[in-house]
Molecule: Lysine riboswitch aptamer
Organism: mouse gut metagenome
RNA sequence: GAUAGAGGUCGCGUGAUUCAUCAGUAGUUUAUCGGAUACAGCAGAGGUAUGGGAAGAUAAGCAAAAGGGGAGAGCGCCGAAAGGGGAUGUUUUCUGCGGACAUUUUCUUGGGCAUAUGUUUAAGAAAUAUAUGACUGUCAUCUUUUCAAUAAGAUGGAGGGCUAUC
Numbered sequence: 001g002a003u004a005g006a007g008g009u010c011g012c013g014u015g016a017u018u019c020a021u022c023a024g025u026a027g028u029u030u031a032u033c034g035g036a037u038a039c040a041g042c043a044g045a046g047g048u049a050u051g052g053g054a055a056g057a058u059a060a061g062c063a064a065a066a067g068g069g070g071a072g073a074g075c076g077c078c079g080a081a082a083g084g085g086g087a088u089g090u091u092u093u094c095u096g097c098g099g100a101c102a103u104u105u106u107c108u109u110g111g112g113c114a115u116a117u118g119u120u121u122a123a124g125a126a127a128u129a130u131a132u133g134a135c136u137g138u139c140a141u142c143u144u145u146u147c148a149a150u151a152a153g154a155u156g157g158a159g160g161g162c163u164a165u166c
Stems, first nucleotide, its partner, number of pairs: 001166005008078001011077004017071003027062007037049003041097004081109012110136002113133007138157007
């Protein structure tokens, strides 16, 4: 350097399927009140609607969807993948900020779990950042055990690692 593997049965990711939630919410119809504004998160511009009644409120009727989440199964894998910063492009009526998506670059993280705080979200679910805690796999050092292999314990490191073969 090349090839092949291991960590776990809650390892990682993924299109479709299904279930609950979103929610009796948004929206819409009717009636009443109201009385001049309203229109994607904010601002500006433009345009549209509006005293033949705007925004808003109440009552009754009809009534979603997307995102996010759970489940088994299929597929791709072991930097699997996730997140932070920068750049570019697309999108959100136009512009600016912000948001969403994609590509690229760089930084961090061995893996999952729990707790606290923050962010996001309809949410106490889930995700994510930081910190803490034990668990777990791997390597190194030391100690004990075993004839040896081995087994147990302590400390420390990181996947650019570890094991095997060439």